Source information
Transfer RNA from Marinilabiliaceae bacterium JC017, 72 nucleotides, folded computationally. The source organism's lineage runs through Bacteria, Pseudomonadati, Bacteroidia, Marinilabiliales and Marinilabiliaceae. Model confidence (mean pLDDT): 81 of 100.
[in-house]
RNA sequence: GGUCCCGUAGUUCAAUGGAUAGAAUACCGGAUUCCGGUUCCGGCGAUGUGGGUUCGAUUCCCGCCGGGAUCA
Numbered sequence: 001g002g003u004c005c006c007g008u009a010g011u012u013c014a015a016u017g018g019a020u021a022g023a024a025u026a027c028c029g030g031a032u033u034c035c036g037g038u039u040c041c042g043g044c045g046a047u048g049u050g051g052g053u054u055c056g057a058u059u060c061c062c063g064c065c066g067g068g069a070u071c072a
Stems, first nucleotide, its partner, number of pairs: 001071007010025004018055001027043005048064005
């Protein structure tokens, strides 16, 4: 340099054109306990970036950024 894949809560993953982007775990608060842990309830928190298509984009298209695989 060529081709291909990936980028979503702190972390691991869903959602693949349409209702408020969901879940687990972590963190915070509460209940329970003599205290802690466990368990239960609640809360917080995310679509890499810029454009385009569309009534509507996490999803489709293009550029850029980052990561990975492969060829040379």